[in-house]
RNA sequence: UCACCGAAAAGGUAAACCCCGGGUAACCGGGCGACACAAAGCCACCUGUCCUGAAUGUUCAGGAUCGAGGGGCCGUCGAA
Numbered sequence: 001u002c003a004c005c006g007a008a009a010a011g012g013u014a015a016a017c018c019c020c021g022g023g024u025a026a027c028c029g030g031g032c033g034a035c036a037c038a039a040a041g042c043c044a045c046c047u048g049u050c051c052u053g054a055a056u057g058u059u060c061a062g063g064a065u066c067g068a069g070g071g072g073c074c075g076u077c078g079a080a
Base pairs, nucleotide, nucleotide: 005078006077012037013036018031019030020029021028022027035067041073042072043071045070046069047068048065049064050063051062052061053060054059
């Protein structure tokens, strides 16, 4: 230095509910809040799930979701 791993320390993020706004919707942004998280940082590439439209026989197209999984990229600290 790197990998595995996750004790400690310093910190970080922020679920649901509610309020405001955007969107046909899924959902997203801001505020409050604190379920949890060692990648719950980022990416829609694959899968899954959800929404919209068209099909009605298989499905297809567009959108959403990374706090659903896989994968990719970048990362804090350093005990056993």
A computed fold for an 80-nucleotide RNA from a Nitrospirota bacterium, annotated as c-di-GMP-I riboswitch aptamer. Rfam family: c-di-GMP-I riboswitch aptamer. Its family is annotated with cyclic-di-GMP binding in the Gene Ontology. Its mean pLDDT, the model's own confidence on a scale to 100, is 88. NCBI's taxonomy places the organism under Bacteria, Pseudomonadati, Nitrospirota.